[in-house]
Molecule: TPP riboswitch aptamer (THI element)
Organism: bacterium
RNA sequence: UCGUCUUGCUAGGGGCGGGGCCCAUGUGGGCACCUGAGAUGCACCCUCCGAACCUGAUCCGGCUCGUACCGGCGUAGGAAAGCACGAUGACGACGCA
Numbered sequence: 001u002c003g004u005c006u007u008g009c010u011a012g013g014g015g016c017g018g019g020g021c022c023c024a025u026g027u028g029g030g031c032a033c034c035u036g037a038g039a040u041g042c043a044c045c046c047u048c049c050g051a052a053c054c055u056g057a058u059c060c061g062g063c064u065c066g067u068a069c070c071g072g073c074g075u076a077g078g079a080a081a082g083c084a085c086g087a088u089g090a091c092g093a094c095g096c097a
Stems, first nucleotide, its partner, number of pairs: 001093005007084004011047004016041001017034002020031004053078003059072004
């Protein structure tokens, strides 16, 4: 000196499950609980250095009262971006001494 992370703005992408109890039997509603960033909040997360999220999957192993709850699968296949500011905090590259 440059770049990235971080921060802000705009735009976009995404998920919203589980069993327990009660009411009802119209298959819907209510209550608290479990895991998690988030279980319908203009909240949370993610946007190519992409595990946010989807497919595989009514998958495999484990745990639990129960559950994609944990791990595998996964150097698998897909998946949505641009701009700007400041500090010199971290990392990297180049140059100088």